[in-house]
Context: one part of a larger RNA
RNA sequence: UGACGGGGGUCCGCACAAGCGGUGGAGCAUGUGGUUUAAUUCGAUGAUACGCGAGGAACCUUACCUGGGCUAGAAUGUGAGAGAUCGUUCUGAAAGGAAAUUUUGUAGCAAUAUACUGUCAACAAGGUGCUGCAUGGCUGUCGUCAGCUCGUGCCGUGAGGUGUUGGGUUAAGUCCCGCAACGAGCGCAACCCCUAUCUUUUGUUGCCAACAGGUUAUGCUGGGAACUCUAAAGAAACUGCCACCGCAAGGUGUGAGGAAGGAGGGGAUGAUGUCAAGUCAUCAUGGCCUUUAUGCCCAGGGCUACACACGUGCUACAAUGGACGCUACAAUGGGUUGCAACACAGUGAUGUGAAGCUAAUCCCAAAAAAGUGUUCUCAGUUCGGAUUGUAGGCUGCAACUCGCCUACAUGAAGCUGGAAUCGCUAGUAAUCGUAUAUCAGCAAUGAUACGGUGAAUACGUUCCCGGACCUUGUACA
Numbered sequence: 001u002g003a004c005g006g007g008g009g010u011c012c013g014c015a016c017a018a019g020c021g022g023u024g025g026a027g028c029a030u031g032u033g034g035u036u037u038a039a040u041u042c043g044a045u046g047a048u049a050c051g052c053g054a055g056g057a058a059c060c061u062u063a064c065c066u067g068g069g070c071u072a073g074a075a076u077g078u079g080a081g082a083g084a085u086c087g088u089u090c091u092g093a094a095a096g097g098a099a100a101u102u103u104u105g106u107a108g109c110a111a112u113a114u115a116c117u118g119u120c121a122a123c124a125a126g127g128u129g130c131u132g133c134a135u136g137g138c139u140g141u142c143g144u145c146a147g148c149u150c151g152u153g154c155c156g157u158g159a160g161g162u163g164u165u166g167g168g169u170u171a172a173g174u175c176c177c178g179c180a181a182c183g184a185g186c187g188c189a190a191c192c193c194c195u196a197u198c199u200u201u202u203g204u205u206g207c208c209a210a211c212a213g214g215u216u217a218u219g220c221u222g223g224g225a226a227c228u229c230u231a232a233a234g235a236a237a238c239u240g241c242c243a244c245c246g247c248a249a250g251g252u253g254u255g256a257g258g259a260a261g262g263a264g265g266g267g268a269u270g271a272u273g274u275c276a277a278g279u280c281a282u283c284a285u286g287g288c289c290u291u292u293a294u295g296c297c298c299a300g301g302g303c304u305a306c307a308c309a310c311g312u313g314c315u316a317c318a319a320u321g322g323a324c325g326c327u328a329c330a331a332u333g334g335g336u337u338g339c340a341a342c343a344c345a346g347u348g349a350u351g352u353g354a355a356g357c358u359a360a361u362c363c364c365a366a367a368a369a370a371g372u373g374u375u376c377u378c379a380g381u382u383c384g385g386a387u388u389g390u391a392g393g394c395u396g397c398a399a400c401u402c403g404c405c406u407a408c409a410u411g412a413a414g415c416u417g418g419a420a421u422c423g424c425u426a427g428u429a430a431u432c433g434u435a436u437a438u439c440a441g442c443a444a445u446g447a448u449a450c451g452g453u454g455a456a457u458a459c460g461u462u463c464c465c466g467g468a469c470c471u472u473g474u475a476c477a
Stems, first nucleotide, its partner, number of pairs: 001477002003474003007471007015461002019424005026315008034306002042053002064301007076124003079120002082117002088099004105114003126290002129288003135284002137279003140275001142273001147186006153162003166177003192267004197235005203229001207224002211222003238261001241255001242253004317417001321376007333364003338357002342353004383414001388409007430453007
């Protein structure tokens, strides 16, 4: 100087407390361990692995296994020499192997050049093989915590200290006051984006107040530019004003005004460093290893196994509910190899025909919880839907291993879950649906967004956990 303490002081955080909802019990989905296997490819492992890499494993992907093949190789460039190519036959699961036939495309008068397909030769190959403890880059975490440093000066023999400590204050090393310090940098904050209010401009594909026309009905039409909205510019919030407290910084207020009040609400943004943290399988790369194989091609299988254990979820156990009918109200997105209105067929998944739309125009699209009416009456049930059977539909060369969906039948466990444990402070939790990426299809209950309905509680900081600053002790570095 640090680190540590079941030392002290001050302070903070859904850290506790106060509340609400879960997990842990059941069934299933998914990931992991283990076991099994020819293979169940590899990585990730307290917090910081385990619906993680994977934003989509039937083939492909694919890296694994079994079997069949290739050897300058699957790709590209250079040289030599030959031939058009395509097509055909045999063998084979395919890849590949073998054979016969045709024989010169394009430009050019030609020489020749070029294209394509084999062959030969020499170089450069290839490797998801090893090492993340040789590395770059990227990432997690402490932590969006308030810290981490430097120059000059001063103090100390020196390591170092001072500044950065102290008194206040703040979300903040934020600011004020004081001070052998005076300044500065990286962080904080602000500058950026979305959102809440208003104004101006813009009026089509969006809007419809007033006027007119028209319909069973609809901005449907003329028209309008008010309103909503679109998307550009601007205004607005600064403790600015008032009162009180305070030297100041600042704090308090059921204060005023205001759409918004003291950081208005979100996001992006992650200092010096820590964990030899993670990644050589995104990529790049040193070294090592391999070169008729640890490379490459193909078929089939596997990654989907199953006594079991754990994590994360979904669905439930019901009446604040289930079933059936009727009636409303969103936002974000996506669409031409596509979205498909509408009509018809089918109980349905879906099929057939097909308008419109390269989209504020047309379509996906029905929002669902909600409201309202009827029914069920506390039961393993009209709860719950696992499992299984049969019959179909769709995608795709192909659904056996191993897809999704529909209908009928079947109707398991489960009556609120031990010890323990997690999330959340407001448009939050809880609950309800919608969309998208990936994608032929889909194992999505996942992820990422979007809106609808919409709470309870916080006395407080003694305690648990983590962190910040000062101080003290130390057989630690």